[in-house]
Context: one part of a larger RNA
RNA sequence: CGCACGAUACUUGAAGAGGAUCUCUCCCUAGUACGAGAGGACCAGGAGAGACGAACCUCUGGUGUUCCAGUUAUCCUGCCAAGGGUAGUCGCUGGGUAGUCAUGUUCGGAAGGGAUAAGCACUGAAAGCAUAUAAGUGCGAAGCUCACCUCAAGAUUAGGUAUCGUUCUUCAGCAAUGAAGUGAAGGCACCUUGUAGACUACAAGGUUGAUAGGCUGCGUGUGUAAGAUCCGUAAGGAUUUAAGCUGAGCAGUACUAAUCUGCCGAAUG
Numbered sequence: 001c002g003c004a005c006g007a008u009a010c011u012u013g014a015a016g017a018g019g020a021u022c023u024c025u026c027c028c029u030a031g032u033a034c035g036a037g038a039g040g041a042c043c044a045g046g047a048g049a050g051a052c053g054a055a056c057c058u059c060u061g062g063u064g065u066u067c068c069a070g071u072u073a074u075c076c077u078g079c080c081a082a083g084g085g086u087a088g089u090c091g092c093u094g095g096g097u098a099g100u101c102a103u104g105u106u107c108g109g110a111a112g113g114g115a116u117a118a119g120c121a122c123u124g125a126a127a128g129c130a131u132a133u134a135a136g137u138g139c140g141a142a143g144c145u146c147a148c149c150u151c152a153a154g155a156u157u158a159g160g161u162a163u164c165g166u167u168c169u170u171c172a173g174c175a176a177u178g179a180a181g182u183g184a185a186g187g188c189a190c191c192u193u194g195u196a197g198a199c200u201a202c203a204a205g206g207u208u209g210a211u212a213g214g215c216u217g218c219g220u221g222u223g224u225a226a227g228a229u230c231c232g233u234a235a236g237g238a239u240u241u242a243a244g245c246u247g248a249g250c251a252g253u254a255c256u257a258a259u260c261u262g263c264c265g266a267a268u269g
Stems, first nucleotide, its partner, number of pairs: 001154001005165007016151004022050006034039001052108005060102004067095005072087006112146003119139004168181005186264004190206005211257003214253005221245002227240005
């Protein structure tokens, strides 16, 4: 821009596109059919496995650049104690929430229909027979198609349903029409943000408000803070103390910030 008024939701999928489509082992039937024996099934049923793929984070784990703790050297806060800086923009080490990830978990390729290939057949003449073929008919594959998952009305054949708004005003003109005004439904800007993200877009919100921060409570992690008291000559230990601290998690709460507002937008065929 189109989809012949302007919008908001929800959809259809006859047109179309993409994905997926895997394989093996064991048990049973049955040591049966078959076979002199050696060997050894079809069909039917059942149980597992591998690779591949998708989703997810309950479990098992990785990461988790500062959530907690330990610790060396050195400098600083006057000193002790307690802290802070630097040692790779994590000094080193032990753990670790959310998120993310796989080696972890769950699920998938199941079943079936249609038309067929090679092939197997029925009926059957030409050609009194025979013949699966000439007319006609049936079966038959991991392949084709439907079915499964996803996208999809720019499918210009531009689909459908529901709902919202609207058939104005003034001027010029004989009219067609042109110019100006009002500014509906709705949208955008702007702002707080994240389940989204390079930007944009998308999504959640904007006081009739829990969108983010803060605060409170809970959870999680770390592992028993500081201060004080006691014991020990001291290093240190014990008690207070399952303490203290705690990013991203879960709730509650308007304390702070989403103020005020601006613009676009039909009246048409």
This is a predicted structure of a 269-nucleotide part of an RNA (large-subunit ribosomal RNA, domain VI) from a Candidatus Omnitrophota bacterium. It matches the Rfam family "Bacterial large subunit ribosomal RNA".